[in-house]
RNA sequence: AGAGUUUGAUCCUGGCUCAGAACGAACGUUAGCGGCGCGCUUAACACAUGCAAGUCGUACGAGAACGCUCCCUUCGGGGAGUUAUUAAAGUGGCGCACGGGUGAGUAACACGUGGGUAUCUACCUUUCGGCGGGGGACAACACCUGGAAACGGGUGCUAAUACCGCAUACGUCGGCUUCGGCCGGGAAAGAUGGCCUCUUCUUGAAAGCUAUCACCGAAAGAUGAGUCCGCGUCCCAUCAGCUUGUUGGUAGGGUAAAAGCCUACCAAGGCUACGACGGGUAGCUGGUCUGAGAGGAUGAUCAGUCACACUGGAACUGAGACACGGUCCAGACUCCUACGGGAGGCAGCAGUGGGGAAUUUUGCGCAAUGGACGAAAGUCUGACGCAGCAAUACCGCGUGAAGGAUGAAGGCCCUUGGGUCGUAAACUUCUGUCACUGGGGAAGAAAUACUCGUAAGAAAUACUCGUAAGAGUGCUGACGGUACCCACAAAGGAAGCACCGGCUAACUCCGUGCCAGCAGCCGCGGUAAUACGGAGGGUGCAAGCGUUGUUCGGAAUUAUUGGGCGUAAAGCGCGUGUAGGCGGUUUUGUAAGGCUGAUGUGAAAUCCCGGGGCUCAACCCCGGAAGUGCAUUUGAAACCCCGAGACUUGAGUAUGGGAGAGGGAAGUGGAAUUCCAGGUGUAGAGGUGAAAUUCGUAGAUAUCUGGAGGAACACCGGUGGCGAAGGCGACUUCCUGGACCAAUAUUGACGCUGAGACGCGAAAGCGUGGGGAGAAAACAGGAUUAGAUACCCUGGUAGUCCACGCCGUAAACGAUGGGUACUAGGGUGUAGCGGGUAUUGACCCUGCUGUGCCGCAGCUAACGCAUUAAGUGAACCGCCUGGGGAGUACGAUCGCAAGAUUAAAACUCAAAGAAAUUGACGGGGGCCCGCACAAGCGGUGGAGCAUGUGGUUUAAUUCGACGCAACGCGCAGAACCUUACCUGGAUUUGACAUCCUCAGAAUCCCUUGGACACUAGGGAGUGCCCUUCGGGGAGCUCAGUGAAAGGUGCUGCAUGGCUGUCGUCAGCUCGUGUCGUGAGAAGUUGGGUUAAUUCCCGCAACGAGCGCAACCCCUUUCUUCAGUUGCCAGCAGUUCGGCUGGGCACUCUAGUGAGACUGCCGGUGUUAAACCGGAGGAAGGUGGGGAUGACGUCAAGUCCUCAUGGCCCUUAUGCCCAGGGCUACUCACGUGCUACAAUGGUCGGCACAGAGGGUCGCAAACUCGCGAGAGCAAGCAAAUCCCAAAAAGCCCAUCUCAGUUCGGAUUGGAGUCUGCAAUGCGACUCCAUGAAGGAGGAAUCGCUAGUAAUCGCGGAUCAGCAUGCCGCGGUGAAUACGUUCCCGGGCCUUGUACACACCGCCCGUCACACCACGAGAGUUGAUUACUCCAGAAGUCGUCGAGCUAACCUUUCGGGGAGGCAGGCGCCCAAGGAGUGGUUGGUAACUGGGGUGAAGUCGUAACAAGGUA
Repeated sequence: AGAGUUUGAUCCUGGCUCAGAACGAACGUUAGCGGCGCGCUUAACACAUGCAAGUCGUACGAGAACGCUCCCUUCGGGGAGUUAUUAAAGUGGCGCACGGGUGAGUAACACGUGGGUAUCUACCUUUCGGCGGGGGACAACACCUGGAAACGGGUGCUAAUACCGCAUACGUCGGCUUCGGCCGGGAAAGAUGGCCUCUUCUUGAAAGCUAUCACCGAAAGAUGAGUCCGCGUCCCAUCAGCUUGUUGGUAGGGUAAAAGCCUACCAAGGCUACGACGGGUAGCUGGUCUGAGAGGAUGAUCAGUCACACUGGAACUGAGACACGGUCCAGACUCCUACGGGAGGCAGCAGUGGGGAAUUUUGCGCAAUGGACGAAAGUCUGACGCAGCAAUACCGCGUGAAGGAUGAAGGCCCUUGGGUCGUAAACUUCUGUCACUGGGGAAGAAAUACUCGUAAGAAAUACUCGUAAGAGUGCUGACGGUACCCACAAAGGAAGCACCGGCUAACUCCGUGCCAGCAGCCGCGGUAAUACGGAGGGUGCAAGCGUUGUUCGGAAUUAUUGGGCGUAAAGCGCGUGUAGGCGGUUUUGUAAGGCUGAUGUGAAAUCCCGGGGCUCAACCCCGGAAGUGCAUUUGAAACCCCGAGACUUGAGUAUGGGAGAGGGAAGUGGAAUUCCAGGUGUAGAGGUGAAAUUCGUAGAUAUCUGGAGGAACACCGGUGGCGAAGGCGACUUCCUGGACCAAUAUUGACGCUGAGACGCGAAAGCGUGGGGAGAAAACAGGAUUAGAUACCCUGGUAGUCCACGCCGUAAACGAUGGGUACUAGGGUGUAGCGGGUAUUGACCCUGCUGUGCCGCAGCUAACGCAUUAAGUGAACCGCCUGGGGAGUACGAUCGCAAGAUUAAAACUCAAAGAAAUUGACGGGGGCCCGCACAAGCGGUGGAGCAUGUGGUUUAAUUCGACGCAACGCGCAGAACCUUACCUGGAUUUGACAUCCUCAGAAUCCCUUGGACACUAGGGAGUGCCCUUCGGGGAGCUCAGUGAAAGGUGCUGCAUGGCUGUCGUCAGCUCGUGUCGUGAGAAGUUGGGUUAAUUCCCGCAACGAGCGCAACCCCUUUCUUCAGUUGCCAGCAGUUCGGCUGGGCACUCUAGUGAGACUGCCGGUGUUAAACCGGAGGAAGGUGGGGAUGACGUCAAGUCCUCAUGGCCCUUAUGCCCAGGGCUACUCACGUGCUACAAUGGUCGGCACAGAGGGUCGCAAACUCGCGAGAGCAAGCAAAUCCCAAAAAGCCCAUCUCAGUUCGGAUUGGAGUCUGCAAUGCGACUCCAUGAAGGAGGAAUCGCUAGUAAUCGCGGAUCAGCAUGCCGCGGUGAAUACGUUCCCGGGCCUUGUACACACCGCCCGUCACACCACGAGAGUUGAUUACUCCAGAAGUCGUCGAGCUAACCUUUCGGGGAGGCAGGCGCCCAAGGAGUGGUUGGUAACUGGGGUGAAGUCGUAACAAGGUA
């Protein structure tokens, strides 16, 4: 510090996800040790049991027992002392308000921070003063008594540091005050030790003195507490108004203390957009986690603080409480009960149940630290110190180290060579941490206490007492025989978890086969899965490792630091203007803000730095720094605020002008449509793609005249004008707003923006009343259509128009808020008003304002914007934060309604989107080509047959090929074979290959059974090479064994190779440089030209490659060489046949060369390329034909040609054999043949080819047969012989338009040939038969010249079997104006929501399933407000006839003051009743939404998407 994910690719926007750190965690799995922390986050749910607050006998009364010692004893026991300054209980004092727990409540002066004071403060410290003298009770106790118990009641006795008067009063409190003071009120308690100087008795005591600790009054301090204030402190405005003790005053009460804190009266205030009130949530802080920081989240442990103690209320005591382990009352719950009544409160430490994913021992000790009490010893202390449990977090250590290659065995992989686990192991040599055993063994402990004892003190230096120092003595350890140290032995006891497709470090095999499963995101899995499961290997971390959850980060994804708003989400439709924010130049004052220094504070701990202690570290200790804050204060006065003054440039006002569809009102005008009346006139008009509905003989349309009425204003008219926007268009008048220009004057910052608010606001719509010509939602009809609730046509109502009132929205758009300054004010238009010049012009230069286009810098993701900014600044307002759900629901406001404004969530997806790029596509455009159309010729589609396919059938009808580019295709030839299929019969190392073992030569013949395969038996027979003569080897056969064979079994979507197709179309690319952020562009586009990206020119391109062309072959002309099997001009012979001699001239054969290149001429063209014409030439513009097929596309075809990965079968899916099938047959399609006839058929005669084939062959001639053919047989391995007759053609004859002398199917009979075999299932021949068919509907195919058409010939395959296929020649046309249209293709351009690329994408209803939500008659909870009833305990007030120790008084009887019980009253908790608010759950039915497999109906959008 980033990464993955939208796309074919790119850039951007934007969300989702990951890598990091952390945790009071939990779960899974694994687990050796130690240190140090931490451990109910949930039910503030309920709690059994034990413990957690007591202590003091030096405040007081009373006072046991066990035990021990002694004495007595009747031996049973009794007494005394001690125990005993005791236990238990009581009075009294202090403590119990601390410590410990929890976070329910609380949005608050609760907390934090900084201040203030109207206050209190036990114990502690200091100082001053005091401590005199009396009195009366009550517990305990004793006796009586009630009750089950808890707990009491009565009578009597008694002490005190308990209680109460009196005295005293330096301070103190209250009042008054002449500030000198005066008056009044108000205290106390003793205990213990020591001493005898003074007094009295006098061994010693008492009084007394003294020391210590207590006690009282006062002042001060310290500590703690109360209270008040400034500032800070969560979310919701779909909570906007709240408040009656409310705000203030007076008087009174009350408190420790100010105050409506409380009461009465008076006034009517107080709070709020800087968020009152209401609702939700929450203890707050130091800190903790994260982060670069700013921030965000959090508030366990530790520390400060608040609140609470079963729930609610209340007070008492006290210095302090409205009190966790106190009291009273009410309620719920639990327990005891004798049913009358009682008891209880773990959110103390352990522990239990429950809840939960989840959180420990009913441990030890007061040794240390701290606390309560005490003079002290000491007691108490679940605070605390320790131990236990849990890998819960952090830190540390170990599980060994060195050597060791036959790279062992084994596992895994393998291209079979090997690689890897791997120096890893074994093995050798070492070491000894931890754990185990044994031995030693700490620190944590110093005090209090006791002894001695010097200052101070007691009037004194004596005696004595004695505090704080000091010295000495003695005691105390839960942890724990722990830490630590030593020793023995032994590598021995100690490694797992996750991951390995990318992000993200780490790869192979097997299994599985969209199954099982994985997954944080993208996504894997449908037979070769590095993604599932296992294994081997690897990577990461390690006593842990993963997963889940949560927080921050990454996320600049709420943006203060640090984002945006033309098109991605986002500028309010526009204006006026309130609050608020911001604001020109200058002088001066102040100092609120800001700046500056100082002081105080900012607790400790934490973080950071330095140092130190545990062997290190975690951890702990010490010191420092920091703590950005708050408060007080010093200084300066530039900035900002405020006060005062000045200025003119911002802003306004005045004067003079011209421009304008600016607004409102009234009036006027002409053109046109329609209607009405009349005239002329006659059969149609109208409308459409074409029609029809419609109008018209009752006279339309057309045309002329006149009239009525409503609405809108042609031309001018213009990216012209005006207005804030919406918007405004005939003319005239009136009223009225704004802008602009010019020149001066004037005011003096008066300004900008603008939350709320107010106003304006197209069309449609609504209300009331008018009006209504045209056009026209709805509606009707006619068409179109599969349908057509549409597009088109004929009609037609609301509305459109006017007046008044609502509505308040639009793609209200420049998709761009308003104002201001600056930046080329660069170019060129245009509108308005000016200035200058002076050839007054349709001129030029120039200023301001408005409105356009182009364009630099700059900006932008790009497109683009660019002085009219989307550039650069500063200020103000509005708005945005992934897509969908949704601008929806609920609530609220507005509206007559329609609806508008404001505005969520659940749920769901990993995208949605912007711009640009390359393609593809378009019922977009331009240019061009092609037998593409057109022009022609001949076909197919109709018939019969042949052949292939589908379908059907079948035991099987083997398989493949399916638009063009499957279908006379694989098949250049299925009777057996082929053959892969079916039935049946056999076989299992096999029909075939290699290796091993045994036997035998091989081989041949005969016989049994059988359909054959095969089987059973017999016979003959021994070869070649070597030899040591035993035998061995090669080859072949049989048998056996297993490695292996075999498979036309599957996968052409695992593949190679080959092939088809676009297409012989002209295209497809690269290097360097250039442009662009980039994908990419450019080159390759443009102007010409070509068959051609062929060539030329131009050009940020310059070159190059694969294609095109050429080079190759055939053909057309010639030359040359050669001359048999070819040829024959001339010569000779001849059987008249180039037959022979001879010759190689010619033809020909097959080699070598020549020739054609737009080379030459003319014209056109850009002086080009090229085109047109011409000459010459056998051939002319590629002469004709062939071969040749760019980058790529179609997962095109082929695993059944071959090869091949993987999978499958292995007594079968292999192999052998016989028979059958591939040849079936209602039907459909493709490709062909033959025809339908006279350009013909038939008979006879006569001509002319080319290219091939032939010894398992072609076969002449001759004979026979009507013929197919047969017999015999010459020649020929072929320029020699044969196939071989070419046919159409020509000549003669006949047929005469008919289902025929056309046509030949079908069928019967007889044959021939091939072959082992012709039935299924061959071809051919002869005789007979003589079907359909009379030129073929819609539709469709081929062909542009030696072509179509027509005619025959040959070959491959092949025993035989072509109408197919591949070739060959003969005869030999017609037409092309042209590119509008159909099809295909090329280039450029345009649009796109397509990229699997239009056979694309995609919308809505309906049907089904699931999910969340809204509404809903209701119903049921929670909470809250108000009204009323009720009223426990308790404080306060009042009464107090009953009761009454202290004080006063008394005549001693009593009375008084005061108190208590009790009664009443105010307040008030629970409870009850009623009416509302808010918020949940649930509900018949219902509404839309979302998501789902390949459902239904249409086709709305994306291309002009077929009606933009």
The RNA shown here (small-subunit ribosomal RNA) has 1508 nucleotides and comes from an uncultured prokaryote. Model confidence (mean pLDDT): 84 of 100. The sequence is in RNAcentral, with records from ENA.